[in-house]
Molecule: small-subunit ribosomal RNA
Organism: uncultured prokaryote
C1' cells in the first nucleotide's frame, strides 16, 4: 500500500467483491492448565418459593414462653426486663434494577439569580410552667378470611395551650406573630434531712430559636445535539403589560383586564426514531459507527392518575382511584405487583447458582456493645475474551514397517517412529504454609482536659487480648514415570499451499471471478503440503480499504450530470486612497473541560494480562489584557468597474396597416381529340357529358424564386417580396458629467419551436387520419390515386422538444496565421482603389497547455476569479403514490420493493455491410461440346433383409477409401465346433516325419500301422522344431478423430503472412506493408520515420521445343555394294537412344513514361517477354477427415466384442440423386480395300509361325529375363460401294438356345463367343457442368490391380477448332477507405406482443388495527374554593356558647371510559395494471452496415 471482475485486446469512467480491525456475540468440529475480566442484546412478557430496610429498652407503657433450680406444693428463682407485639424517633427520596417514555420539561459545555438544605459545622441565646388524650392491654361484638366496631385503663423525646423572644416572619412604620423535651453516667462542695439519698452541682446524648460554612437540590439563560418539504405555514393563556393569587424560589404557573402580539426557509408545526454524556471501535487524519461492562446526569417501577407524610418523594420493595391481569373465597368479600439478588416459564440464534459471608469496604439505626445490609466482598457455572504456560529435550538411517505415488529405477511421509539418553513446567500424591487484620470493645498504665474532686466522663499513647467467608488458597518443598494432555480450517486465481482415486452439467461446490457434459490440482476420499493453534472456521452487525458524497479530498461537450431562454427578491462575492473602531482574526494570562479510559514514566502480582502512582493530552467554552496587516462596521474622498448626455452607423430584431408580382387549383370561354395521370412494372384515378395540351378572363388562398453568402439581427425560441407608421436593442467615436451606483442569483416572474385544445373565421396547395390500388408468404407500412382534422387569422390555454454548441453566468490573464461582417483613423493616388493601425462581430488551421482518448486551443473543454443549477451502478422508473399547475392531453416534483455483475465512453485489431474505390480468376461476356429425358454401367440415400460390415455427407460425401467382393477377401448374418487360444515370450514334461481308417458341410473328432531330430566336452548336457500342461499373458475392423501423431482434403499457387531495432502512441497498437505507377506477384521503382531480414512470388529441379560435343548397339542406312526383307557388308552422316553443354537476359532499337520501374511495337532467333507442361502448398482456417492403412492414451470384452470352419450376405428394390458408356443417326451406320504412332508390359509371364473352330477360343510350340522376341493388326483417316431420313442396313437393352476360358467352385454371382430377339430413345423442361490452343472436341493404344473379372482410373500419342467487345452484372478472391450495438465474429447481434411459472408492487367495492387532532359527554380518587347538615377532647368562656376541627354536601380541575366527524399508519381484499426473473414454446423482424424506407427527439 492494494487486488479480482465489463472486452479479441486496451484506456477510461464506474459498481459488485476481497485481503485488515474490532465484538456483550450465536453455530459446527475440537479441547490440557491458571490469572483477570464479562454474561438475556430478544418479551418495559407473566412470575412458584426464599432473602434483598430496618434499627434505638440510653424516648414510652406493658411484658412472655421452653428450659432448669429450689419449694412448705401454694409458689417462688433464673431465664430475662429477653423475645414477640405497640406508641414514639431515625431511616426507607441511600444502596440496588432494567431504558419504556423522552429530539427537549433532557443531556453537554460554559454562565446566571428570585431559593430550599435532616444529618454535619460554625457562632449565640434558651431549655420556664400547665393540660387533655390515645395505641398496647382488658371486656364485649362481626367477619370465611383480610381486617374491624363499642366500652374502659394507661405512658412518652407522641399531642395541645400559656410565658419568655435574638441580627427570626410581617410590616414604611407604629406594632404585631412565632419555640422547646428530655434521657443516662457521676458527685457531695454548697442547701434540707445527716444513713444514704432529694434538692443541687458536674459530665456526656438528645431538644428549641435563629447565625455561618459545607454537602446535596430546585430554577433561569446562551450554544450544540438524528431522519423527512412526498410535514409550509403554526400559535388564543398564545406574545407582552397591570392587577391579584399561588410557591423554597424567577416566571402565563395560574385568574381577570387591557393590547395583538410570538414563531417560522439560518426550516416553525407534523411524522418517524432514539434515553444523552464521559467514552467504545475503525480510521493516517479529517471523519463514520455506536453508548454492554465502569462512571456522570435524566426518566421510569404492572398500565393510567392523584395526592399524603417528610429537610427531601407526587416515592421499586408506602397510600388513594380507575383499568388490566394473577391467585383466595364460606361467593358476602378481599390479596398482589421480581425493570433488586437467586430462581421459573415463555420468547429466541443465544446468556450462569433457588451458593457462602458480613472477615474487608461502604450504607442505616444506635452513646456502645452490635443489628441489618442478595450493596459489596468472594465461591460455582460458560474458551465468551485478553493474557500467559504445557502438551518434551537430545539422539538415533537399516533411509524399518506401513501408507500414498510411480517413467517400476526410485521418490515421500521422514529424524519422523522404534532405540538409547535427559529433563519434569502443568496435572497427580505426600507433607508444610502467608498476606490480606485496620479497627471497635474490653483490659493494664500513663499524660491531658472538665470539675469542688483524684468520681465520673472525655482526648492521646501504651500492655494484654478478640475478629477470615474466600480456604488449607496463593506460595514452598518431596515422590513417581514421558508417563496424563492437539485440533480445526484451507490448498484454481485474488491467497500462503498438489497429486492418486470416484463421479461425469450427476451429486454437489461458490465471498468476486467462475468449477461439474469421461483424463476436474475448484464436487467426494485419501496421501501430502500451507496456516492458525486450546483453539479453529462459519455467520451476523460496525469502521476500513471506498477519493464510492470528496472538509481534508470528486465531477457535469461525447461516460451519470448546465435549469430552453431572460428579468429579479432574499442570501452570497465585490474596485481604488487615507481615517477610525475592534465584530470576525491574532497573541498573552485565568478559570473550566470530574473520576476512570487513550498516551508517557515509574512502580506490584515470577511475566503478561490486570493493577498502583505521577505527568500529559482532552484540539472547547467563559472572563480578561493587548495587536490592527487582511475581512466586516463608521464617516471622508478617487474614476478605471456600471450608467448618462451628443454625434455617427448597419440590420430578415418586435408589432400594425397596406400594396405587388410569379406558381399552384378551381370557375368561365375559345382552339383541339383520345388518350392522360402514375410507377420499378402496373392499377385505382381522370377524360367522347371532349380530359391531358393550349389561349384568352376571372376567383381565392397560402408562401414570398433570383439576391443569398460558414452573411445579418435577437436573451433564447426564432426571424427572408415592397411600402409606411410606432418600438427595443447592438457598434463606433470624442469630450463632459455621477461616483462602486456593480456581479450571481433559491424561491418568484416573463418569453417560450412544433404539435395538441377552446371559441369565431378562413381554406389554394399540402397532409395525420381514413378509402382504394400495388407490392407481399402477410403488408393495418414503404409505392401510387383520392382525402378529412391540422398548416392560415383574430383571442385565450399548453410549457415540452436531439429548446444542442449535447459546453451555465461575470471578469481578467496566456503564441501566431488566414478568411469574413460592421465602423474609426492614417498613408500613398486626381479618382476609382491600394496598404497600415484599431474596435466590435462572426468562421477555419494551429502552438503552449489541457483532455481517458476524440478533441479544445483568446468565441477554451488553457490559468483563476464570482455567483447559481445538476450527478453519484444498470435496470424497475422520469414509473407508482401524494402535491402544485391544467379544459383535457398531460406537465411538474419524485420513491421503494425486487432484480443483475455489469451497463457505459473512447479509442485499436479483425470480420462483416442489400457502403465506397482500385483490380484479378473460365467469374460473367463471346464460343464449343456436354449434363439435367432415353437404355445401361457405377456410386449414394432410402426400403427391405438374419446379414444387406464400417467409414465419407454443401463447395472440400455420392466410378471416394475399393490399383478391382463367386470362396478367400470379410470387418456382417446363420449353424457347427475351441479356450494360454489362430499369432508372441518365459516355465515344466513329452514328442517330433509319414501313412491310413470312421464319422462329418467342414472346422474337427476318433482309429490303427510303423518310424524316433541335430549337435555333443557323452552330462536325460546344449540347440531347433512339434505336441501336452500351467499362469502371466495373448488378441479385439470393440468405443472415443471432440484425448492424440502420423498423413491429407480445403480456401489456393491466392499473394500474402510475420518478426529485429528505431519512432508514434498511457494503451491496445501504429509506422515498416500506407501513398504515386508497375507486375502473373508484397514484382520492381519513385516517394516516406523508417532502416533491414524472414516465410512465401520468382528462380534453382523434371519434361518438352532449336543447335552443338561425346557414344554408336539391340537403333539409323545419304553415299557405296548385296537382298523378298537394314537381311549382309560397310558406315555412324542423318533419325533416334542418353550423358554433357549452348541458347533468352527486356540483352538490342524505337516510342510512352517521371531522367524510373515497366509497358507498346520492331529486329535477330527453334523459342520472346513467367516459351509450354509437371512437381513445389506462406502465417493459418474448417474441434474438417481417418483410432477400419499404421502408431497411441483413456475406456470396454476375455469359455469372447478373440480364433477356426460350412452356407449366405456385402450383387436384394415400389423409388430418389451423383457420376459415366452407349445412343438417338448421312460430317453416319455397313462392306471392302489401304496408311501413320506414341508410351507401356512380359519367365507362375509375354507368346511368333503353323494347324483346328464361324467365333471366343484350343492344339503345337520358335523366340525373348527384352532399343535384338512377343503383347501388336493402332483407330479416327484415306479410296471405292451401299443405304436415302425410316424407330431405319440407326440404336443396342431384354430374352431364348448353344458355347468358349479362368477356377476345389460361375446356383444365387464372372468375363467372352455364335445365332437368334430387337425395348426405350427422333437431340433433351426448370436448371447446370468444362474448356482460351496443340486446349475443346473427336480417336484409338497401353498399363496398374488381377486366377477370372473395367463404361472406372492413371498414362499414351493421332486429327484438331471457335471465341474473349469487355468488366455493367452473377460467384470467389487481394488490397485501401467507410459504418458497425458484430468478436463463437451476418449462420452475428437483437426488440415487442402472445401463451407458461415463480416473485416483488400499484389501483381496487371494502374490512380489521395501531396513533392522533377537532366538538361533546362522562367525572372515581385527590387537591382548591363554598357551605343551609351532622358530629366535636385539649384552648376561650359571661358556662348559653365560640374558635378551630372532622364528616357529609356542593362548586373548579381531573384519569379511566363513550359518542360524532377528521387526518394518518399498517395489515389485508372478489379483480386488474404494468414491472422483474425463468437452456432450448408462438407469430413476426423494429434497431446495429445506406440494417434493406438513414436513424433519433
Nucleotide at each position: 500500500a492494494g487486488a479480482g471482475u465489463u472486452u479479441g485486446a486496451u484506456c477510461c469512467u464506474g459498481g459488485c467483491u476481497c485481503a485488515g480491525a474490532a465484538c456483550g456475540a450465536a453455530c459446527g468440529c475440537u479441547g490440557g492448565c491458571g490469572g483477570c475480566g464479562u454474561a438475556c442484546u430478544u418479551a418495559a412478557c407473566a412470575c412458584a418459593u426464599g432473602c434483598a430496610a430496618g434499627u434505638c429498652g440510653a424516648a414510652c407503657g406493658a411484658g412472655a414462653a421452653a428450659g432448669u433450680c429450689c419449694u412448705u406444693c401454694g409458689g417462688g428463682g433464673c431465664g430475662a426486663g429477653u423475645a414477640a407485639a405497640g406508641u414514639g424517633g431515625c431511616g426507607a427520596a441511600c444502596g440496588g434494577g432494567g431504558g419504556a417514555g423522552u429530539a427537549a420539561u433532557g443531556c453537554a459545555u460554559a454562565g446566571g439569580a428570585a431559593c430550599g438544605u435532616a444529618c454535619c459545622u460554625u457562632a449565640c441565646g434558651g431549655a420556664g410552667g400547665g393540660g387533655a388524650a390515645u395505641a398496647a392491654c382488658c371486656a364485649c361484638g362481626g367477619g370465611a378470611a383480610a381486617c374491624u366496631g363499642u366500652g374502659g385503663c394507661u405512658a412518652a423525646u407522641a399531642c395541645c395551650g400559656c410565658a419568655u423572644a435574638u441580627u427570626u416572619u410581617c410590616g414604611c412604620a407604629a406594632g404585631a406573630a412565632g419555640a422547646a423535651a428530655g434521657a443516662g453516667g457521676g458527685c457531695c462542695u454548697c442547701u434540707a434531712c445527716u444513713u444514704g439519698u432529694a434538692a443541687g452541682c458536674u459530665c456526656u446524648c438528645a431538644c428549641c430559636a435563629a447565625u455561618u460554612g459545607a454537602u446535596c437540590g430546585g430554577c433561569c439563560u446562551a450554544u450544540c445535539u438524528c431522519c423527512c418539504a412526498u410535514u409550509a405555514g403554526c400559535u388564543u393563556g398564545u406574545u407582552g403589560g397591570u392587577a391579584g393569587g399561588g410557591u423554597a424560589a424567577a416566571g402565563g404557573c395560574u385568574u381577570a383586564c387591557c393590547a395583538a402580539g410570538g414563531c417560522u426557509a439560518c426550516g416553525a408545526u407534523g411524522g418517524g426514531u432514539a434515553g444523552c454524556u464521559g467514552g467504545u471501535c475503525u480510521g493516517a487524519g479529517a471523519g463514520g459507527a455506536u453508548g454492554a461492562u465502569c462512571a456522570g446526569c435524566c426518566a421510569c417501577a404492572c398500565u393510567g392518575g392523584a395526592a399524603c407524610u417528610g429537610a427531601g418523594a407526587c416515592a421499586c420493595g408506602g397510600u388513594c382511584c380507575a383499568g388490566a391481569c394473577u391467585c383466595c373465597u364460606a361467593c358476602g368479600g378481599g390479596a398482589g405487583g421480581c425493570a433488586g439478588c437467586a430462581g421459573u416459564g415463555g420468547g429466541g440464534a443465544a446468556u450462569a447458582u433457588u451458593g457462602c459471608a458480613c472477615a474487608a469496604u461502604g450504607g442505616a439505626c444506635g452513646c456502645a456493645a452490635g443489628u441489618c445490609u442478595g450493596a459489596u466482598g468472594c465461591a460455582g457455572c460458560a474458551a465468551c475474551g485478553c493474557c500467559g504456560c504445557g502438551u518434551g529435550a537430545g539422539u538415533g538411517a537399516a533411509g524399518a514397517a506401513g501408507g500414498c505415488u510411480c517413467u517400476u529405477g526410485g521418490g515421500u511421509c521422514g529424524u519422523a517412529a522404534a532405540u538409547c539418553u535427559c529433563u519434569u513446567u502443568c496435572g497427580g500424591a505426600u507433607g508444610g504454609g502467608a498476606a490480606g487484620a485496620a479497627a471497635u470493645g474490653a483490659u493494664u498504665c500513663a499524660u491531658g482536659g472538665u470539675u469542688a474532686a483524684u468520681a465520673c466522663c472525655u482526648a492521646u499513647g501504651u500492655u494484654u487480648u478478640u475478629u477470615g467467608a474466600c480456604g488449607g488458597u496463593a506460595c514452598c518443598a518431596u515422590c513417581a514415570a514421558a508417563g496424563g494432555a492437539a485440533g480445526c480450517a484451507c490448498c484454481g486465481g485474488c491467497u500462503a499451499a498438489c497429486u492418486c482415486c470416484g463421479u461425469u452439467c450427476c451429486a454437489g461446490c461458490a465471498g468476486c471471478c467462475g468449477c461439474g457434459g469421461u483424463a476436474a490440482u475448484a464436487c467426494g476420499g485419501a496421501g501430502g503440503g500451507u496456516g492458525c493453534a486450546a483453539g479453529c472456521g462459519u455467520u451476523g452487525g460496525u469502521c476500513g480499504g471506498a477519493a464510492u458524497u470528496a472538509c481534508u479530498g470528486g465531477g457535469c461537450g461525447u461516460a451519470a450530470a448546465g435549469c430552453g431562454c431572460g428579468c429579479g427578491u432574499a442570501g452570497g462575492c465585490g474596485g481604488u486612497u487615507a481615517u477610525u473602531u475592534a465584530a470576525g482574526u491574532c497573541a498573552g494570562a485565568u478559570g473550566u473541560g470530574a473520576a476512570a479510559g487513550u498516551c508517557c514514566a515509574c512502580g506490584g502480582c515470577u511475566c503478561a494480562a490486570c493493577c498502583g502512582u505521577g505527568g500529559a493530552a482532552g484540539u472547547u467554552c467563559a472572563u480578561u489584557u493587548g495587536a490592527a496587516a487582511c475581512u466586516g462596521g463608521g464617516g471622508a474622498g478617487c474614476u478605471u468597474g456600471a450608467g448618462u448626455a451628443c454625434u455617427g452607423g448597419a440590420g430578415g430584431g418586435u408589432a400594425u396597416g397596406g400594396u405587388g408580382g410569379a406558381a399552384u387549383u378551381c370557375c368561365c370561354g375559345g382552339u383541339g381529340u383520345a388518350g392522360a395521370g402514375g410507377u420499378g412494372a402496373a392499377a385505382u384515378u381522370c377524360g367522347u357529358a371532349g380530359a391531358u395540351a393550349u389561349c384568352g378572363g376571372g376567383a381565392g388562398g397560402a408562401a414570398u424564386a433570383c439576391c443569398g453568402g460558414u452573411g445579418g439581427c435577437g436573451a433564447a425560441g426564432g426571424c427572408g417580396a415592397c411600402c409606411a407608421u410606432c418600438u427595443g436593442g447592438c457598434c463606433a467615436g470624442a469630450u463632459a458629467c455621477u461616483g462602486a451606483c456593480g456581479c450571481u442569483g433559491a424561491g418568484g416572474u416573463g418569453c417560450g419551436a412544433a404539435a395538441g385544445c377552446g371559441u369565431g373565421g378562413g381554406g389554394a396547395g399540402c397532409a395525420a387520419a381514413c378509402a382504394g390500388g400495388a407490392u407481399u408468404a402477410g403488408a393495418u407500412a414503404c409505392c401510387c390515386u383520392g382525402g378529412u382534422a391540422g398548416u392560415c387569422c383574430a383571442c385565450g390555454c399548453c410549457g415540452u422538444a436531439a429548446a444542442c454548441g449535447a459546453u451555465g453566468u461575470c471578469a481578467a490573464c496566456u503564441a501566431g496565421g488566414u478568411g469574413u461582417u460592421g465602423g474609426a483613423g492614417u498613408g500613398g493616388u486626381u479618382a476609382a482603389u491600394c496598404g497600415c493601425u484599431u474596435c466590435a462581430u462572426u468562421g477555419c488551421c494551429g502552438g503552449a497547455g489541457c483532455u481517458a482518448a476524440c478533441g479544445c486551443g483568446a468565441u477554451a473543454a488553457g490559468u483563476u476569479c464570482u455567483c447559481c443549477g445538476c450527478c453519484u451502478g444498470g435496470g424497475g422508473a422520469g414509473u407508482a403514490c401524494g402535491g402544485u399547475c391544467g379544459c383535457a392531453a398531460g406537465a411538474u416534483u419524485a420513491a421503494a420493493a425486487c432484480u443483475c455483475a455489469a451497463a457505459g465512453g473512447a479509442a485499436u485489431u479483425g470480420a462483416c455491410g442489400g457502403g465506397g474505390g482500385c483490380c484479378c480468376g473460365c467469374a460473367c461476356a463471346a464460343g464449343c461440346g456436354g449434363u439435367g429425358g432415353a437404355g445401361c454401367a457405377u456410386g449414394u440415400g432410402g426400403u427391405u433383409u438374419a446379414a444387406u460390415u464400417c467409414g465419407a455427407c454443401g463447395c472440400a460425401a455420392c466410378g471416394c477409401g475399393c490399383a478391382g467382393a463367386a470362396c478367400c477377401u470379410u470387418a456382417c448374418c446363420u449353424g457347427g465346433g475351441c479356450u494360454u487360444g489362430a499369432c508372441a515370450u518365459c516355465c515344466c514334461g513329452a514328442u517330433c516325419g509319414c501313412a491310413c481308417c470312421u464319422g462329418g458341410a467342414a472346422a474337427c473328432a476318433u482309429u490303427u500301422g510303423g518310424g524316433u531330430c541335430a549337435g555333443u566336452u557323452c552330462g536325460g548336457c546344449u540347440g531347433g522344431a512339434u505336441c501336452g500342461g500351467u499362469g502371466a499373458c495373448a488378441g479385439g475392423u470393440g468405443c472415443u478423430g471432440c484425448a492424440u501423431g502420423g498423413c491429407u482434403g480445403u480456401c489456393g499457387u491466392c499473394a500474402g503472412c510475420u518478426c529485429g531495432u528505431g519512432u508514434c502512441g498511457u494503451g491496445a497498437g501504429a509506422u515498416g506493408u500506407u501513398g504515386g505507377g508497375u507486375u502473373a506477384a508484397g514484382u520492381c521503382c519513385c516517394g516516406c520515420a523508417a532502416c533491414g531480414a524472414g516465410c512465401g512470388c520468382a528462380a534453382c529441379c523434371c519434361u518438352u521445343g532449336u543447335c552443338c560435343u561425346u557414344a554408336g548397339u539391340u537403333g539409323c542406312c545419304a553415299u557405296c555394294a548385296u537382298u523378298u526383307a537394314g537381311u549382309u557388308g560397310g558406315g555412324c552422316a542423318c533419325u533416334c537412344u542418353a550423358a554433357g553443354g549452348a541458347g533468352a537476359c527486356u540483352g538490342c532499337c524505337g516510342g510512352u513514361g517521371a531522367c524510373a520501374a515497366a509497358c507498346c511495337g520492331g529486329a535477330g532467333g527453334a523459342a520472346g517477354g513467367u516459351g509450354g507442361g509437371u512437381a513445389u502448398g506462406a502465417c493459418g482456417u474448417c474441434a474438417a477427415g481417418u483410432c477400419a492403412u499404421c502408431a497411441u492414451g483413456g475406456c470396454c470384452c476375455u469359455u469372447a466384442u478373440g480364433a477356426c470352419c460350412u452356407g449366405g450376405g456385402c450383387u436384394a428394390c415400389a423409388c430418389a440423386c451423383g457420376u459415366g458408356c452407349u445412343a438417338c443417326a448421312a460430317u453416319g451406320g455397313c462392306u471392302a480395300g489401304u496408311a501413320c504412332a506414341a508410351a507401356g508390359g512380359g519367365u507362375u509371364g509375354c507368346c511368333a509361325a503353323c494347324u483346328c473352330g464361324c467365333g471366343a477360343g484350343a492344339g503345337u510350340g520358335a523366340g525373348c529375363u527384352a532399343a535384338u522376341c512377343c503383347c501388336a493388326u493402332a483407330a479416327a483417316g484415306c479410296u471405292a460401294g451401299u443405304c436415302g431420313u425410316a424407330g431405319u442396313c440407326c440404336g443396342g437393352a431384354u430374352c431364348g438356345c448353344a458355347g468358349u476360358c479362368u477356377g476345389c467352385a460361375a446356383c444365387u454371382c464372372g468375363a467372352c463367343u455364335g445365332c437368334g430377339u430387337g425395348a426405350a430413345g427422333u437431340c433433351g423442361g426448370a436448371a447446370u457442368c468444362g474448356c482460351u490452343a496443340g486446349u475443346a472436341a473427336u480417336c484409338g493404344c497401353a498399363g496398374a490391380u488381377c486366377a477370372g473379372a473395367a463404361u472406372g482410373c492413371u498414362g499414351c500419342g493421332g486429327u484438331g477448332a471457335a471465341u474473349a467487345c469487355g468488366u455493367u452484372c452473377c460467384c470467389g478472391g487481394g488490397c485501401c477507405u467507410u459504418g458497425u450495438a458484430c468478436a463463437c465474429a451476418c449462420c452475428g447481434c437483437c426488440c415487442g406482443u402472445c401463451a407458461c411459472a415463480c416473485c416483488a408492487u400499484g389501483g381496487g367495492a371494502g374490512u380489521g388495527g395501531g396513533u392522533u387532532g377537532c366538538a361533546a359527554a362522562a367525572g372515581a380518587a385527590g387537591u382548591g374554593g363554598g357551605u343551609a347538615g351532622a358530629c366535636u377532647a385539649a384552648c376561650c368562656u359571661u358556662c348559653g356558647g365560640g374558635a378551630g376541627g372532622u364528616c357529609g354536601c356542593u362548586c373548579a380541575c381531573c384519569a379511566c371510559u363513550u359518542u360524532g366527524u377528521g387526518a394518518u399508519u399498517c395489515a389485508u381484499g372478489a379483480c386488474u395494471g404494468g414491472g422483474g426473473u425463468g437452456a432450448a414454446g408462438u407469430c413476426g423482424u423494429a434497431a446495429c452496415a445506406a440494417g434493406g424506407u438513414a436513424a433519433c427527439c